[in-house]
Model confidence (mean pLDDT): 76 of 100. This is a predicted structure of a 195-nucleotide RNA (Lysine riboswitch aptamer) from a Bacillota bacterium.
RNA sequence: GGGGGAGAUAGAGGAGCGGACGCCAAGAGUCGCGGCUCGGAGGAAGGCACCGAGGAUGGGCCGCAAAAGGGGCAUCCGCCGAAACGCGAGGGACGCCAGGUCCCUGCGCGUUGGGCUUGGGUCGAAGAGGCACAAGUCUGUCACUGGAUCCUCGCGUCAAGCGCAGCGAGGGCACGGUGGAGCGCUAUCUCGGAA
Numbered sequence: 001g002g003g004g005g006a007g008a009u010a011g012a013g014g015a016g017c018g019g020a021c022g023c024c025a026a027g028a029g030u031c032g033c034g035g036c037u038c039g040g041a042g043g044a045a046g047g048c049a050c051c052g053a054g055g056a057u058g059g060g061c062c063g064c065a066a067a068a069g070g071g072g073c074a075u076c077c078g079c080c081g082a083a084a085c086g087c088g089a090g091g092g093a094c095g096c097c098a099g100g101u102c103c104c105u106g107c108g109c110g111u112u113g114g115g116c117u118u119g120g121g122u123c124g125a126a127g128a129g130g131c132a133c134a135a136g137u138c139u140g141u142c143a144c145u146g147g148a149u150c151c152u153c154g155c156g157u158c159a160a161g162c163g164c165a166g167c168g169a170g171g172g173c174a175c176g177g178u179g180g181a182g183c184g185c186u187a188u189c190u191c192g193g194a195a
Base pairs, nucleotide, nucleotide: 005191006190007189008188009187010186011185014080016079017078018077019076020075022073023072024071032064033063034062035061036060037059038058042051043050046097047096048095083112084111085110086109087108088107089105090104091103092102093101094100113139114138115137116136117135118134119133121131122130123129141180142179143178144177145176146175149172150171151170152169153168154167155166157163
């Protein structure tokens, strides 16, 4: 002299993340509703309620005929723990209880830097897509490191100076290798500054 600490602000990663509206395809001639007919006692996995011989579950024919989640396109918005997932807590929906599933949360804890591909699993109508896991790969960031290149300084040669070659140190850029994780990284400011 510098680094190391804390806080604040602003940023970066890219077929980056998430959301909204509109249109389109699919879902699907499916669910469901109605008529005719077959059939004849139950209807969901438990109980209650409810429906049912004025014909249930189920089958056939005819007619009408969806929706949600997910996907594509375009536009807009919020962003860079963006966001996703798991567990817990609270609330809501499915007729009620139980069970199960789904939705919500300025909630708590934990994991993951991000994208892509493949594999089986799971959700899904699905050859779409989502989710978690495993493997591979691309990419951004930081640390360590390698040989080059550029700049600066020093050593050395020389009578001196300039210059050249060589060596060493520091710094920058690109490339390569290894590794870490977003509680990260970069920039600026403020506070503090012991080892």

Overview: It was read from a public genome assembly, where an Rfam model found it.